[in-house]
Molecule: transfer RNA
Organism: Candidatus Omnitrophota bacterium
RNA sequence: GCCGGGGUAGCUCAGUGGUAGAGCGCGGCCCUGAAAAGGCCGGCGUGGAGUGUUCGAUUCACUCCCCCGGCA
Numbered sequence: 001g002c003c004g005g006g007g008u009a010g011c012u013c014a015g016u017g018g019u020a021g022a023g024c025g026c027g028g029c030c031c032u033g034a035a036a037a038g039g040c041c042g043g044c045g046u047g048g049a050g051u052g053u054u055c056g057a058u059u060c061a062c063u064c065c066c067c068c069g070g071c072a
Base pairs, nucleotide, nucleotide: 001071002070003069004068005067006066007065010024011023012022013021018055025044026042027041028040029039030038048064049063050062051061052060
């Protein structure tokens, strides 16, 4: 340099045009003499940055940045 995959919650990851979810973690409450365990509640988000397409973009197109793999 070329090709492919990826970047979404604190972490690991789903979702693939109609304003984003799960598990774990975290916080509050219940329970207990007090803890652990368990139960209930809370999503805690610039969807890497930008431009375009569209009534509408995490999703489609393009440019750039970062990570992983392959080729040279």